Predicted 3D model of a 477-nucleotide part of an RNA (small-subunit ribosomal RNA, 3' major domain) from a Lachnospiraceae bacterium.
Its Rfam family is "Bacterial small subunit ribosomal RNA". Its family is annotated with structural constituent of ribosome and ribosome in the Gene Ontology.
The coordinates come from a structure-prediction model, not an experiment, and the mean pLDDT is 82.
The sequence was found in a public genome assembly.

Context: one part of a larger RNA
RNA sequence: UGACGGGGACCCGCACAAGCGGUGGAGCAUGUGGUUUAAUUCGAAGCAACGCGAAGAACCUUACCUGGGCUUGACAUCCCGAUGUUGUCAGGGUAAUGCCUGAGUCCCUUCGGGGCAUCGGAGACAGGUGGUGCAUGGUUGUCGUCAGCUCGUGUCGUGAGAUGUUGGGUUAAGUCCCGCAACGAGCGCAACCCUUAUCUUCAGUAGCCAGCACGUAGAGGUGGGCACUCUGGAGAGACUGCCAGGGAGAACCUGGAGGAAGGUGGGGAUGACGUCAAAUCAUCAUGCCCCUUAUGUCCAGGGCUACACACGUGCUACAAUGGCGUAAACAAAGGGAAGCGAACACGCGAGUGUAAGCGAAUCUCAAAAAUAACGUCCCAGUUCGGAUUGCAGUCUGCAACUCGACUGCAUGAAGCUGGAAUCGCUAGUAAUCGCGAAUCAGAAUGUCGCGGUGAAUACGUUCCCGGGUCUUGUACA
Numbered sequence: 001u002g003a004c005g006g007g008g009a010c011c012c013g014c015a016c017a018a019g020c021g022g023u024g025g026a027g028c029a030u031g032u033g034g035u036u037u038a039a040u041u042c043g044a045a046g047c048a049a050c051g052c053g054a055a056g057a058a059c060c061u062u063a064c065c066u067g068g069g070c071u072u073g074a075c076a077u078c079c080c081g082a083u084g085u086u087g088u089c090a091g092g093g094u095a096a097u098g099c100c101u102g103a104g105u106c107c108c109u110u111c112g113g114g115g116c117a118u119c120g121g122a123g124a125c126a127g128g129u130g131g132u133g134c135a136u137g138g139u140u141g142u143c144g145u146c147a148g149c150u151c152g153u154g155u156c157g158u159g160a161g162a163u164g165u166u167g168g169g170u171u172a173a174g175u176c177c178c179g180c181a182a183c184g185a186g187c188g189c190a191a192c193c194c195u196u197a198u199c200u201u202c203a204g205u206a207g208c209c210a211g212c213a214c215g216u217a218g219a220g221g222u223g224g225g226c227a228c229u230c231u232g233g234a235g236a237g238a239c240u241g242c243c244a245g246g247g248a249g250a251a252c253c254u255g256g257a258g259g260a261a262g263g264u265g266g267g268g269a270u271g272a273c274g275u276c277a278a279a280u281c282a283u284c285a286u287g288c289c290c291c292u293u294a295u296g297u298c299c300a301g302g303g304c305u306a307c308a309c310a311c312g313u314g315c316u317a318c319a320a321u322g323g324c325g326u327a328a329a330c331a332a333a334g335g336g337a338a339g340c341g342a343a344c345a346c347g348c349g350a351g352u353g354u355a356a357g358c359g360a361a362u363c364u365c366a367a368a369a370a371u372a373a374c375g376u377c378c379c380a381g382u383u384c385g386g387a388u389u390g391c392a393g394u395c396u397g398c399a400a401c402u403c404g405a406c407u408g409c410a411u412g413a414a415g416c417u418g419g420a421a422u423c424g425c426u427a428g429u430a431a432u433c434g435c436g437a438a439u440c441a442g443a444a445u446g447u448c449g450c451g452g453u454g455a456a457u458a459c460g461u462u463c464c465c466g467g468g469u470c471u472u473g474u475a476c477a
Base pairs, nucleotide, nucleotide: 001477002476003474004473005472007471008470009469010468011467012466013465015461016460019425020424021423022422023421026316027315028314029313030312031311032310033309034307035306042053043052064302065301066300067299068298069297070296073125077124078123079121080120081119082118083117084116088103089102090101091100092099106115107114108113127291128290130289131288132287136285137284138280139279140278141276143274148187149186150185151184152183153182154163155162156161167178168177169176193268194267195266196265198236199235200234201233202232203231204230207226208225209224212223213222214221239262242256243255244254245253246252318418322377323376324375325374326373328371334365335364336363339358340357344353345352346351384415389410390409391408392407393406394405395404431453432452433451434450435449436448437447
C1' cells in the first nucleotide's frame, strides 16, 4: 500500500421488512447429471453451466457409430502427357455414392500455338469440428451502470509511499458547494443519440371524412375536401426558470404556482482502471504438437429422440373471481413473391378445389383474446383436469418405422393448492389475456417483440446478502 475481520462509523440496492404472484407436490415439454448403448458427437459447471452455443437433429444439418467406397483427393495453386470436351441423354449395376457401356459434341488463331474443360501421371501440397482457451488474437460473461480508477507539476517522507481523491454539507453520481500544500488534467458520472408523453408549422396518398353532392343489401364506395385522426419532416417545450420556507447571502432540500409533462418526466443504447490463468482453438483467425491409402473425403443405414433414477427451467391444471354454449365489441407491432392468399364451393374438422388482389398506410395473413350480455352446470375427481391409448384422417417433404405437426371420434391417468426450502416484482410495474416475428419445406409450452385489462405494499434499516467511503487490528501478500 492492499486484502481480510463472527472490528467500528456512515450510506446504498426488491438486500431485508410490508405486500402480490410463483417454484418445491401432479402430468407433460425442455435442458443437464447418471446409467445404458455400436454410437447415444462436442462444448458450457456456484452466483456468472443446466428452454445455454442450438433463431428450430426425419435425410441433409452431423462433428458420433456400423457397413461400403476414394487416395494429389470434396476444395486451391503449379508441372508433364493425352483427349475435345464439360454439360446433356440412354442403358447396365449397387443399399447408395463410386463404377461400367453407348450416343452426342468446344472457342480463338498470324496455323506455330493459345484459352477452357476432362482424364491419366509425378510430386510440391491440399485437408483435419484432431490436441493445447494454462501459448494467443478477436469476441463475451461477471463484479456493475457500482462510482470509482489514474496522471502531470508541486509539497511531505531515508524509502515503500502519501498529498491531491481526506474534512463539513449535499447528490442517483469523485454530483456540486465550502474549507484545505496543493494546483490542474484524463478515463468514468451527467449531457450530446434513439424512443415515448404535449403543442405549433409544412405536406396530404395508399391514410382521414366535419361540411356539400351522388350512392349502397352492407360500404369513404364515388365526386370533392385536408378541418379532424393519422403518417413524417422541421420546430417549440422543462431550465430548480418563478414564489415561500429551511440552509452558511453556498451547494442543495421541502412545499407551492403555472404546465401535457417537475426536479434525471418514462424507457433504451451506452459498461472506466481492473478481477475471475472466468468462457470460447467447434463462428473466425492463429503459434506449437499430432494424422497423411487416414484423425482426410464420399455414400447408405443408424444415433444425437435410449430410461431404474436425480436436479434445473417452463407449460397445463387441481376449478364457480370457474367450465361449456350462443350471439356482440375494442388493439398494437410485424410478415408476405419458390410468398401472403380474399371471396365462392366441398369437408364435422385439420384441410381441399378454383381463384381475385397485392413487392403492399392500397391486397393479404387477421379471428384479437381476456371483457360485457343471455343460457346452463351446483361443489362432485364433476359438464374440473387433460395425460395415456385405440381407430380413421389432413399437410409438408424423395421419404414421417425408428423420429414430425395437426384434425375427428372414442378412451379419460395423476392432480382437491403442494414439506424443508426457495424465486420474481415498487406502476402502466406485478398478475392476467391474446397477437406477431426470426429460425424454418415441415416441426415452440422456447426466444425476441407487441398491445388489452390492471393491482397490493414500502413503518423502517435491528437483522440476512451484495456493494461504496472513512477508520481500526492483523501470525496474510